A computed fold for a 477-nucleotide part of an RNA from an uncultured Candidatus Babelota bacterium, annotated as small-subunit ribosomal RNA, 3' major domain.
The coordinates come from a structure-prediction model, not an experiment, and the mean pLDDT is 83.

Context: one part of a larger RNA
RNA sequence: UGACGGGGGUCCGCACAAGCGGUGGGACAUGUGGUUUAAUUCGAUACUACGCGAGAAACCUUACCUAGACUUGACAUGCUUUUGACAUCCGUGGAAACACGGCUUCUUAAGUUUACUUGAGCAAUUGCACAGGUGCUGCAUGGCUGUCGUCAGCUCGUGUCGUGAGAUGUUUGGUUAAGUCCUCUAACGAGCGCAACUCUUGCCGUUAGUUGCUAUCCUUCGGGAGCACUCUAACGGGACUGCCUGGGAAACCAGGAGGAAGGUGGGAAUGACGUCAAGUCCUCAUGGCCCUUAUGUCUAGGGCUACACACGUGUUACAAUGGCUGGUACAAAGAGUCGCAAGUUCGCGAGAACAAGCUAAUCUCAAAAAGCCAGUCUAAGUUCGGAUUGGAGUCUGCAACCCGACUCCAUGAAGUUGAAAUCGCUAGUAAUCGCGUAUCAUCACGACGCGGUGAAUACGUUCUCGGACCUUGUACA
Numbered sequence: 001u002g003a004c005g006g007g008g009g010u011c012c013g014c015a016c017a018a019g020c021g022g023u024g025g026g027a028c029a030u031g032u033g034g035u036u037u038a039a040u041u042c043g044a045u046a047c048u049a050c051g052c053g054a055g056a057a058a059c060c061u062u063a064c065c066u067a068g069a070c071u072u073g074a075c076a077u078g079c080u081u082u083u084g085a086c087a088u089c090c091g092u093g094g095a096a097a098c099a100c101g102g103c104u105u106c107u108u109a110a111g112u113u114u115a116c117u118u119g120a121g122c123a124a125u126u127g128c129a130c131a132g133g134u135g136c137u138g139c140a141u142g143g144c145u146g147u148c149g150u151c152a153g154c155u156c157g158u159g160u161c162g163u164g165a166g167a168u169g170u171u172u173g174g175u176u177a178a179g180u181c182c183u184c185u186a187a188c189g190a191g192c193g194c195a196a197c198u199c200u201u202g203c204c205g206u207u208a209g210u211u212g213c214u215a216u217c218c219u220u221c222g223g224g225a226g227c228a229c230u231c232u233a234a235c236g237g238g239a240c241u242g243c244c245u246g247g248g249a250a251a252c253c254a255g256g257a258g259g260a261a262g263g264u265g266g267g268a269a270u271g272a273c274g275u276c277a278a279g280u281c282c283u284c285a286u287g288g289c290c291c292u293u294a295u296g297u298c299u300a301g302g303g304c305u306a307c308a309c310a311c312g313u314g315u316u317a318c319a320a321u322g323g324c325u326g327g328u329a330c331a332a333a334g335a336g337u338c339g340c341a342a343g344u345u346c347g348c349g350a351g352a353a354c355a356a357g358c359u360a361a362u363c364u365c366a367a368a369a370a371g372c373c374a375g376u377c378u379a380a381g382u383u384c385g386g387a388u389u390g391g392a393g394u395c396u397g398c399a400a401c402c403c404g405a406c407u408c409c410a411u412g413a414a415g416u417u418g419a420a421a422u423c424g425c426u427a428g429u430a431a432u433c434g435c436g437u438a439u440c441a442u443c444a445c446g447a448c449g450c451g452g453u454g455a456a457u458a459c460g461u462u463c464u465c466g467g468a469c470c471u472u473g474u475a476c477a
């Protein structure tokens, strides 16, 4: 100087407390451990692994296993040998890769005797350099990322103090979300952080008016005039403790007015010096090492989907604040031409047939759901719950056996609110309800977004956990 303390002081955080809803019990989905396996590819492992890499494992992906093949190679460049083909197509063998055979048979320039020579391109081929490796090392690395933590810290120049390591500044007294600001001051300044700048949302104005809007007017009822309103999207305004009162040395704090908004208005992006030899050599890049008729490459099938068990994360339930049936209302944000598909007909349905419109403020996906209005069920393992299984189908796709999603009929398991323990959340939040998108031929209970309905509680900081500053002790570095 740090680090640590079941030392002290001050302060903060959904840290506790006060509340609301869960997890832990059931079934299923998914990830992991373990076990099994020819293989169940690899990585991630307290917080900071475990619906994680993977924003889509039937083939492919795919790295794993079994079997069959290739060896200048699936891919790149150069040199070299030989050839004018190779490929397509056809046949045979084969699971395919591929092997063998057949049909067919290059382009161009110059020279020149019209048949060859030389050169170039293309393709195949021989040989050599080399390719190739998701092989190892993340404890050789770059880059990227997690975490402490959006915590308020981390440092430097000059000066001063100290023999020196170092100290001071950064401490004191206030204040703040903040090393934020004020004040004091052997310090005076400065940098990276904080804040501001950026995006979004909330209010107003101006400009603009189609595909949007429709108050008013006209209408052949298609629309037109119009841009007031809604909306759209560009530019501005608006909030600054600016004003008032009180307190205070100031910074600032408390209250008030006006205002759509008030003291950082809400949300996002933004992550200092560093820590964990944290994670990643399987995104990529890269040193070293290793393989080179194989640890490279191609193909078929299998596996990654196994299952006495254990754990994590979710979905759905156990019901009446509910289930079922009928009617009826109101979104936002997105996507669409290899696409979204209205409508009509057929089918109980998943869907099918035909097919308008739309490269989209125009057309479509599209029905929002909870809600509201009626009816029914009446406390039961039920008209709760839907697992499991049988049968019949639909769709995608070369192909749904291993191993897809969905529909219909039948079946109708566990489960009656969950021990110890434990998680999230402070407001348009929790809870609850549906909608969309990426990936994508098909496949979402996951992820990322969107809106609808919409709470309770916070006395307080004794305690638990984590952190910041000052101080103290130390046999630790």
Base pairs, nucleotide, nucleotide: 001477002476003474004473005472007471008470009469010468011467012466013465015461016460019425020424021423022422023421026316027315028314029313030312031311032310033309034307035306042053043052064302065301066300067299068298069297070296073130077129078128079127082124083123084122089102090101091100092099093098106121107120108119109118110117111116132291133290135289136288137287141285142284143280144279145278146276148274153192154191155190156189157188158187159168160167161166173182174181198268199267200266201265203237204236205235206234207233208232209231212227213226216225217224218223240262243256244255245254246253247252318418322377323376324375325374326373327372328371334365335364336363339358340357343354344353345352346351384415389410390409391408392407393406394405395404431453432452433451434450435449436448437447